[in-house]
RNA sequence: AACAGUUCUCGGGGCGGGGUGAAAGUCCCCACCGGCGGUAUCAGGGAAACCUGGAGCCCGCGAGCGCCUUGGCAGGUUCAGCGAAUGCCGAGGGUCAGCAGAUCCGGUGAGAUGCCGGGGCCGACGGUUAUAGUCCGGAUGAUAGAGAACUUGG
Numbered sequence: 001a002a003c004a005g006u007u008c009u010c011g012g013g014g015c016g017g018g019g020u021g022a023a024a025g026u027c028c029c030c031a032c033c034g035g036c037g038g039u040a041u042c043a044g045g046g047a048a049a050c051c052u053g054g055a056g057c058c059c060g061c062g063a064g065c066g067c068c069u070u071g072g073c074a075g076g077u078u079c080a081g082c083g084a085a086u087g088c089c090g091a092g093g094g095u096c097a098g099c100a101g102a103u104c105c106g107g108u109g110a111g112a113u114g115c116c117g118g119g120g121c122c123g124a125c126g127g128u129u130a131u132a133g134u135c136c137g138g139a140u141g142a143u144a145g146a147g148a149a150c151u152u153g154g
Stems, first nucleotide, its partner, number of pairs: 003153001004151007016030004031134002033123002035061004042053004056121002064099002066096001067093008103119005125137003
C1' cells in the first nucleotide's frame, strides 16, 4: 500500500414572473433542478511519477411502481366447514416477464453522444377545489455508494 472483518459518520436539487379560471406552485407562456459508480481529447496542481475535479439524456446501479413468495383480516360458496376470485394491511425476494426516462447538429482532434458553440429532450408512486421533475405524503425511512476509526487476521 492493497485485501478481509467490526463499528461509526455522511449520503437529492428545483415554481420566481405572467395568463386563464370559482378553483392551478398541477393547465398555457417564460423560468428553475440534475443521486451513485465507470468512462475521459478538458481544467487545476506537480520537476516527474502521479494527484484532484469533470456526462441528467454513453455503460451500469439506486429508491419507487410492478412481479413472485408469504402472514393476517375482510370477502364469498355452503346445511356447515375448508379452499378459490377479489379487496385491505404487513413481511420477505431483488430485476426477476414489465415501467424506470431522455441527444442531435456544427467545430477541434488520431480518437469525443463526455470538450467548445448551438438547438432539442427527459423525470416513480399516492394526494390535491384542476392534470405536479419543482407543493404535500410514505420519508427523522430505505439505498446505490463515499469516508473515517479500530482489529485476532492472511
FMN riboswitch aptamer (RFN element) from Roseibium album, 154 nucleotides, folded computationally. Lineage of the source: Bacteria > Pseudomonadati > Pseudomonadota > Alphaproteobacteria > Roseibium. The coordinates come from a structure-prediction model, not an experiment, and the mean pLDDT is 75.